[in-house]
This is a predicted structure of an 80-nucleotide RNA (c-di-GMP-I-GGC riboswitch aptamer). The sequence was found by an Rfam model in a public genome assembly.

């Protein structure tokens, strides 16, 4: 720099369940494990969702990083 077949050290944590916190997508904590080589951070694209305005096309203000790309960073083992 390329790769994730096989191993190995460890990682995260959908559904769903209790508790809290938001009006609302949703978040946070615990248990939980579908799954995941960045399911590590970052809302910059685009997508979806929630809120509110508009006669409407569409705006503005949020959530989603486990829905695509992008950008950073970064274990292990393979190749070069």
């Nucleotide at each position: 720099u390329u790769u994730g077949a096989a191993a190995a050290a460890g990682g995260c944590a959908a559904a769903c369940c209790a508790g809290g916190g938001g009006a609302g997508a949703c978040c946070c904590u615990g248990g939980g494990a579908c799954g995941c080589a960045a399911a590590g951070c970052c809302a910059c694209c685009u997508g979806u969702c929630c809120u509110g305005a508009u006669a409407g096309a569409u705006c503005a203000g949020g959530a989603u990083a486990g829905a695509g790309g992008g950008g950073u960073u970064g274990c292990c083992g393979a190749a070069g």